[in-house]
RNA sequence: AUUUCUAAAGAGUUUGAUCCUGGCUCAGGACGAACGCUGGCGGCGCGCCUAACACAUGCAAGUCGAACGGAGAAAUGCUGAGCUUGCUUUGCAUUUUUUAGUGGCGGACGGGUGAGUAACACGUGAGCAACCUGCCUUUGUGAGGGGAAUAACGUCUGGAAACGGACGCUAAUACCGCAUAACGUCAAGGAACCGCAUGGUUUUUUGACCAAAGAUUUUAUCGCACAAAGAUGGGCUCGCGGCUGAUUAGCUAGUUGGCGGGGUAACGGCCCACCAAGGCGACGAUCAGUAGCCGGACUGAGAGGUUGAUCGGCCACAUUGGGACUGAGACACGGCCCAGACUCCUACGGGAGGCAGCAGUGGGGGAUAUUGCACAAUGGGGGAAACCCUGAUGCAGCGACGCCGCGUGAGGGAAGACGGUUUUCGGAUUGUAAACCUCUGUCUUCAGGGACGAAAUCAAUGACGGUACCUGAGGAGGAAGCCACGGCUAACUACGUGCCAGCAGCCGCGGUAAUACGUAGGUGGCAAGCGUUGUCCGGAAUUACUGGGUGUAAAGGGAGCGUAGGCGGGAAUGCAAGUUGAAUGUUUAAACUAUCGGCUCAACUGAUAAUCGCGUUCAAAACUGCAUUUCUUGAGUGGAGUAGAGGCAGGCGGAAUUCCUAGUGUAGCGGUGAAAUGCGUAGAUAUUAGGAGGAACACCAGUGGCGAAGGCGGCCUGCUGGGCUCUAACUGACGCUGAGGCUCGAAAGCGUGGGUAGCAAACAGGAUUAGAUACCCUGGUAGUCCACGCCGUAAACGAUGAUUACUAGGUGUGGGGGGACUGACCCCUUCCGUGCCGGAGUUAACACAAUAAGUAAUCCACCUGGGGAGUACGGUCGCAAGACUGAAACUCAAAGGAAUUGACGGGGGCCCGCACAAGCAGUGGAGUAUGUGGUUUAAUUCGAAGCAACGCGAAGAACCUUACCAGGUCUUGACAUCGUGCGCAUACCGUAGAGAUACGGGAAGUCCUUCGGGACGCAUAGACAGGUGGUGCAUGGUUGUCGUCAGCUCGUGUCGUGAGAUGUUGGGUUAAGUCCCGCAACGAGCGCAACCCUUAUUAUUAGUUGCUACGCAAGAGCACUCUAAUGAGACUGCCGUUGACAAAACGGAGGAAGGUGGGGAUGACGUCAAAUCAUCAUGCCCCUUAUGACCUGGGCUACACACGUACUACAAUGGCACUUAACAGAGGGAAGCAAGACCGCGAGGUGGAGCAAACCCCCAAAAAGUGUCUCAGUUCGGAUUGCAGGCUGCAACCCGCCUGUAUGAAGUCGGAAUUGCUAGUAAUCGCGGAUCAGCAUGCCGCGGUGAAUACGUUCCCGGGCCUUGUACACACCGCCCGUCACACCAUGAGAGCCGGUAACACCCGAAGUCAGUAGCCUAACCGCAAGGAGGGCGCUGCCGAAGGUGGGAUUGGUGAUUAGGGUGAAGUCGUAACAAGGUAGCCGUAUCGGAAGGUGCGGCUGGAUCACCUCCUUU
Repeated sequence: AUUUCUAAAGAGUUUGAUCCUGGCUCAGGACGAACGCUGGCGGCGCGCCUAACACAUGCAAGUCGAACGGAGAAAUGCUGAGCUUGCUUUGCAUUUUUUAGUGGCGGACGGGUGAGUAACACGUGAGCAACCUGCCUUUGUGAGGGGAAUAACGUCUGGAAACGGACGCUAAUACCGCAUAACGUCAAGGAACCGCAUGGUUUUUUGACCAAAGAUUUUAUCGCACAAAGAUGGGCUCGCGGCUGAUUAGCUAGUUGGCGGGGUAACGGCCCACCAAGGCGACGAUCAGUAGCCGGACUGAGAGGUUGAUCGGCCACAUUGGGACUGAGACACGGCCCAGACUCCUACGGGAGGCAGCAGUGGGGGAUAUUGCACAAUGGGGGAAACCCUGAUGCAGCGACGCCGCGUGAGGGAAGACGGUUUUCGGAUUGUAAACCUCUGUCUUCAGGGACGAAAUCAAUGACGGUACCUGAGGAGGAAGCCACGGCUAACUACGUGCCAGCAGCCGCGGUAAUACGUAGGUGGCAAGCGUUGUCCGGAAUUACUGGGUGUAAAGGGAGCGUAGGCGGGAAUGCAAGUUGAAUGUUUAAACUAUCGGCUCAACUGAUAAUCGCGUUCAAAACUGCAUUUCUUGAGUGGAGUAGAGGCAGGCGGAAUUCCUAGUGUAGCGGUGAAAUGCGUAGAUAUUAGGAGGAACACCAGUGGCGAAGGCGGCCUGCUGGGCUCUAACUGACGCUGAGGCUCGAAAGCGUGGGUAGCAAACAGGAUUAGAUACCCUGGUAGUCCACGCCGUAAACGAUGAUUACUAGGUGUGGGGGGACUGACCCCUUCCGUGCCGGAGUUAACACAAUAAGUAAUCCACCUGGGGAGUACGGUCGCAAGACUGAAACUCAAAGGAAUUGACGGGGGCCCGCACAAGCAGUGGAGUAUGUGGUUUAAUUCGAAGCAACGCGAAGAACCUUACCAGGUCUUGACAUCGUGCGCAUACCGUAGAGAUACGGGAAGUCCUUCGGGACGCAUAGACAGGUGGUGCAUGGUUGUCGUCAGCUCGUGUCGUGAGAUGUUGGGUUAAGUCCCGCAACGAGCGCAACCCUUAUUAUUAGUUGCUACGCAAGAGCACUCUAAUGAGACUGCCGUUGACAAAACGGAGGAAGGUGGGGAUGACGUCAAAUCAUCAUGCCCCUUAUGACCUGGGCUACACACGUACUACAAUGGCACUUAACAGAGGGAAGCAAGACCGCGAGGUGGAGCAAACCCCCAAAAAGUGUCUCAGUUCGGAUUGCAGGCUGCAACCCGCCUGUAUGAAGUCGGAAUUGCUAGUAAUCGCGGAUCAGCAUGCCGCGGUGAAUACGUUCCCGGGCCUUGUACACACCGCCCGUCACACCAUGAGAGCCGGUAACACCCGAAGUCAGUAGCCUAACCGCAAGGAGGGCGCUGCCGAAGGUGGGAUUGGUGAUUAGGGUGAAGUCGUAACAAGGUAGCCGUAUCGGAAGGUGCGGCUGGAUCACCUCCUUU
C1' cells in the first nucleotide's frame, strides 16, 4: 500500500452435600411429510417417498403430392349416349382437392422412472500419433449414358380374425451395371521435418479401385455425388476422488503376457490358434451387504455430518430374459424376432397386448391432484411454403403442503356497568375490554373501464381472461384459533378426584388442602395457523484433523527379539518430488454470498462480481526428500578392570521332621476356647544309640544384589548370558519404535515314566451350630519333587508401553573411577543402579515430582455409559481343561473416581457417669392395693406403648363427673348474636310419670334509665348454634427424651476448584469448649459458671401473736431462742511442695464453712413426622328431628390368665403390754379447723370456748425406754368371711370409708434375671397438704434416728473428644449376594421342516449373428450359348436365454424340547460382600457343595489393628 473475513451461549439429571468422569434428556433449524383441532384473501412454488404392482378409456410422432404411379371427389371445356330439352351419364383434357401405397426425412430428440449398478457408472483433470459424426456452415469438383424390377392396382383364392397366397400390369429422388475422377482409398518406392515409444505430417513417382437424381416454377431456388475443413454430437483410454463388513484372506485358466490372425468407426483376450506362467492382494484382492452419481440441499462458527424431491448435467432401464435388423446414430419406452409369466379375443385351428408418457382406475399405504384449455408464446419434427403434428410447453382446476404479504378495524370512552372467577367479604380481576360516540374502507360485495405478454415488412393472430390493474358505491357490516402455564421454560388460582382416574421429553406428579391429573376463570406464546409424531444436523470437545484420553473413573499388550512400515545426528554440493510465489487453461447454467435493479413491499426474479479443486508454464531453494562427498558426539568393536541368589549341568554338606531297630522307663500322650475323634499296658509320649529316605536350605538377610519379564538364596567345580567403570585404538548414523511373526512366560492343570519325608484340594471322622456340605481338631489321596512333552493364563501391578533430550534441592544405600591426604578412615567430585522427603510444574482430587503422572519429540498398543458379556455364534490353537478373537436383541438413567460432613464398626486411643467393681436395702416367690394387656360384655368410653406407656392423663368413677350402653324425650335447640311481637324476672302448690316433662292452680311483683329504651323472660321466622365426631402424618401452644451431657454456632481473615476446613485441633488442666500455653487465626454469640431462692455462721436494724436473767398473772424489757429486712463472710485470698516461670493440683494455717460448701430453680443448636385435635386454640373433612341436647338406670369396679408399680409380711435389730416426767418440722383452717367438758370399749356423738391465724385449732409425733414372749406357721402374719355398729351423702345393692367382736389364708427371705443409692445419703420412723360431701398402700412435701463401701477403670451400659475403615446417608433396625417358586420379554442350542440368493458342473437348446454347404431357387452383371459371378431358401456347426438335473455354499422364517439372561409388587432358604463384616478381601487355577460359597496352590494390597526392624522429617 492492497484485499478478505467479521462468526462460536447453554440447561436438567448419579450425591446428605462437593469436584470430576460419563451417559441419557431438553431448548434451535430443516422437511416432497403425515395426524389432531381450527380456517378470511392473494402472490410464488411444490404435490405416489409405499407395489420397477396390475391397468379400462382417450390422447402423447408424425410429415412431405414441390420424389412416384394410381385411386377418389369437385369445377370447367370438348366429346359420345339416353332422353322426362336440361337433367343423367361415357370418354378425353385442364384446374383444384383428398391420400391408401412406393419413396424421403423424423420415430436414437423431447417426456418418464431409479429396478439394476461399488463400475472408468459418476465427478474432476488429461489423452486418442487408435476413432466416427445425418441435418448445419465454408471451400473445391461433378451430375454422362443405360438397364431390370416391385408395391399400389386387377383377377382368382385361404382364414373366424389377425393376416395372407398365386398369377398379371406399372412409376420414381426406390434398385442395378457402365463411363469419368482426385487434394479420396490401397500397394510399392524416394525426400524433408517433427514426436514420449509404436510412429506422425508434408511432398513426390508408379499402379489399381470407387460417384451421382431429380423436383417445382418459369425464375431462382430446393435437392443429388465425391473430397477437404469447421461446428455439433458421440466412442475409447488413463491419473485422482467419494459406502460398510476381516466373525469374508487368499483370488484368478482367456486368467496375465507374447507371436500371428479375425473382428470393430477405432485400441484392446474383444474373439481365436499356438507359446510362456504369469496377474491381483494386508496401501485390503476375493466374497457378502447396501446404494443410481454429481451441481447442489439441510445443518454447523468452521472443520465436518446427513442427504441426492422439485431445477440442471451424466448414467441405467422401459412386463422379465436373450437377440440382432435398419440406420449417421439403437441393440431402439409408444420398432422387429425368440423364450417366460400375466391379461384379452377366438369359429379352438390360431391371434393380440405392454401408462417407470399426460390425465385416469384398481391395489398397496399414515399419505400425494383434473379422464381440464390451448398450440397465443418458447421449443421440437416434417415441408420450398402455406401449414400439419407436439399431454414438450404455456395456462387453468384441486390441496394452508411450504415460503412471503395483507386483513379480521382505528380514535375516544369509568358508573371501573352486567355477567364470570375469586375472596381475609373490605375487595380484587376479566378491564378501555364491552356498551356508547366519532371515523376509515385494506380484503370481501356490486357496477363501470380494462391491459402488457405480439416478436415478425403490411395485415391477421391471446388458451390464460373480461384475469391483473384503475374508478365509483355501500356498509364495521362477512373474517381467530391453537398450544402451554412444577423445574428446564415465558405464564396461577379455584373446584373435582384421592397411588384411583390419569399426566410425562428428562427429573418426576397423584395415597383428602395437587400452581404437575380433569374442568373453569385468568395469564403467557405463536397466529391462518397451532400442536403432536417421524427423520436429519446442531447442542455432543459424546470418535476429538481443527479438538479427547489410558496410576485410581472405560482404557498400556505378561515380557523380549525382530520383519514390513513410520520416524531419524553434524557439514558441504547438486536436483527440484513435497513446499512457496506469479501467470494461465478449465471449473455448463442455475443455486449460495456481495452490490445494483424489476413486480406497490416481500417471497419470487434479472444483471454484475467473487471463492475452491485439477492441469500447464515460469521462478525460489530455507525446511523435508533424493544423489554424492565428508565428520564423530548417537550406535557398535577392541583393550584394562569389576560386583552379583543371572542361567544350565555335576558333586558334596549339616540341622530338622517322619519311619525302622535296640535300650531306659510307666500310664498316659495328643489336641482345643472347651472337648472329642486319634495313639497307648500287644508298653505309647518322653529319653539314648544306630540306620533309612525324601524335601527344603535357619543365622548371614538388608525398601541389599542379579535378570527383559516370569523369577533367582547351603557349599564346591565346569560351561555360559548380560551389566557397570576406565581408556579413546577402530567402524562411521550402522539408530529408535515395531502391525503381523518368533521366543520366553508364577501357580494350578494335562500326558508318559519315576519318586513320595513333610504338607495337603477331594474324602472320612470328631467338635461347633437352629443347620455347618465351613471356620477348629484327628487322619488322609491326587498334587507338591525329578526327567521329557503340553498348557499360555494371574491383582503376570509401579494397576504407570519403549526410546531420547531438558527442568531447584536435600538425605540414605549398592557397584566403579578420579582429586586431596602419611593413610585402608574421613572429605570433595563423577558415572551407573536402588529408596525416602520436597520446590516449580502437573492433576478431578488423592497424589507424581530427574526412577515424572513436569516440558517436548518419535513409534506401537488400547478406550468411548451400566448391565446383557468376555457371554452366544463362527473361526484359529489345545490331548483335555480351556485360551485367543468377539457381537446382538433386550433393559436401566444411571454405573463410576477422588475427596467432604455425619452415622456406624463384634477398629484403635483418651476421658466421664451408682456404668461396672466394693457395699447397703430391695424387686422377681406370698397376700392385698393399683395400672396395663388379654378375655368377657348391651357397654366394660377414650388416650398413653422399649428406655422416654403401665399408683400415667385421673390432685381422688356410688348419682353427678361421663365422653360408653339400654330405654324414655326435644328439634333455632342445654349454650351465643341478630329481627318482630308480647311481657308475670321468678317463687310456691297439686296431679300423672322412673325422671326429663306435661297439665292445672296461683301470691307478691324486681333492677337500671337520658323515659326513647335496656337488662331479663316468653312466643315466632331464619341466619345459625352444637359435636370429648376424624385427622397430633395439616397445625399453634404445651410436654417428654438424649441431658444439666458440654457441647452448638457466627463475623472477618486464611486455606481448598469445591463440599468444606481452620477457629473448636495439639500439650496440660477442669465438674465444664473451665482455664493456661502453643498455633493462621482474631474476635463474638447461645450453652458452662456466676447473678436468683434456700440452707450452714455472724453483725446491724426492727420486734408481736414470739422470748424471759422478772415465783404466777398482768405489766415491763428485747440480752437469749426466734422472726425478717439489710449487710458481712469463701476469693485457691495466705504459706509450702509439684508443675513449664502458666493454668492448676496436693498439703497446711486461719475459719461456722475450703476449693462449684449442701440443695433448688435454670434445659444450648438440635434428634425422635416422640406425646397431646379428650385442657385450650385451630385448618380441612364429616353429622344437623342427630355423631347435637335432656332424663332414669346400668357401665368405666367384669375375671381362666399375663406383666408393671407399690403396701404388708414371713419375725427376737421382733411382737405385745406398760411408763410417760420426753423431743420435731412443714403445712391447713370459715358451707372451715374445732379446744376444755360429758356419753360410748371404739369408730363416733352431744356441745361449743377460741381462731380469717408466729395469737385459736388440727397437734397425739413415731421409732426411743422398761417388762414379757423364746423360735413355733407362733402372743409372727394379717388376707378372707360372719355378726353388730359409726360417718358422709337425695341415695353406700351393684360400688365408699371406719369401729368392735369373732374367723385366722398364703407366707419360714424368694429361680433365671433385675432396681435404687456415695452422707445427713441409703435404710428406718412417723407427720402434713392438694384433690375432696365421703373415699390413698398413690402423689407432693416435712422433719426424727441414722449407716456400710468405693482397690480401681480390664469388662457390661450410656455419653464426650481425637483418629481409622466404609459399597451406610430413611444413616447397621443400614446396605446387600446367590439358588428355588411365579408371571412376562428378547436371545442361543435343537431331530428337523419351509423359502430366498449367488455361483459351479452336466443335459436340453429358441431367436439370432458368424462360419460351412453336397439340396432347392435365382431379374439387373459377364457370357453367343452352356454356364458363371453374386444372392436367397434350406441344412449343418460354434456360441447361446429360459428350462431341467445335481452336490455344496450362504442367508432368512419356523420347531417339540432345552439353556442361560433381563424385568417384576413381592414370596422361600440362608447371610457371601461392605467395619478386622465377625474365617481380611480379591485374582488365576483345580476340586467340592441346595445356594450364596468353601478349601488347596501361587500371587496382589485395591487389608484393619498391635509390636518390631529399616528409612525419612525436625531439633

A computed fold for a 1515-nucleotide RNA from Harryflintia acetispora, annotated as small-subunit ribosomal RNA.